This is a predicted structure of a 72-nucleotide RNA (transfer RNA) from a Caldifarciminota bacterium. The RNAcentral record of the sequence draws on ENA. Rfam family: tRNA. The coordinates come from a structure-prediction model, not an experiment, and the mean pLDDT is 83. RNAcentral records the identical sequence in 2 taxa. Lineage of the source: Bacteria > Pseudomonadati > Caldifarciminota.

This record gives sequence, C1' cells and structure tokens, in this order.
RNA sequence: GGGGCUGUAGCUCAGCGGGAGAGCACCUGGUUUGCAACCAGGGGGUCGGGAGUUCAAAUCUCCCCAGCUCCA
Repeated sequence: GGGGCUGUAGCUCAGCGGGAGAGCACCUGGUUUGCAACCAGGGGGUCGGGAGUUCAAAUCUCCCCAGCUCCA
C1' cells in the first nucleotide's frame, strides 16, 4: 500500500428496509433473622462518524475512523 471481517445498552451478542431487543449487570419492591437464589416491576442506546438512495435506513451505496486478519 491492497483485500476481507467487525463496530448496536455497563459487558457478551441478536436484529439483514417499516416496532431497537435478549442474557448478564444496575435500581426498586416482595420473599428471608440476614445474604445468596427466586418472583414482580423499572431505568439506561446520537445503532462508530458524515453524506447519499428511499415515502421510510441499525439494515442498501460511498467516504472517513478504530480494531482483528490475510497478501505484498
């Protein structure tokens, strides 16, 4: 320098054009003498950044950034 993959909640990830979600974590309540476990409820997201296509973009296209990897 070139190719490929990845980037979504605090963490691990799903979601492949039309509701942003799960598990764990966190908070509140219940249960317990107390803790854990369990049950019920709750908070938390510029979907890496920008532009474009579209009635509509996490999703498609382009550029940039970061990480991993392959080639030279």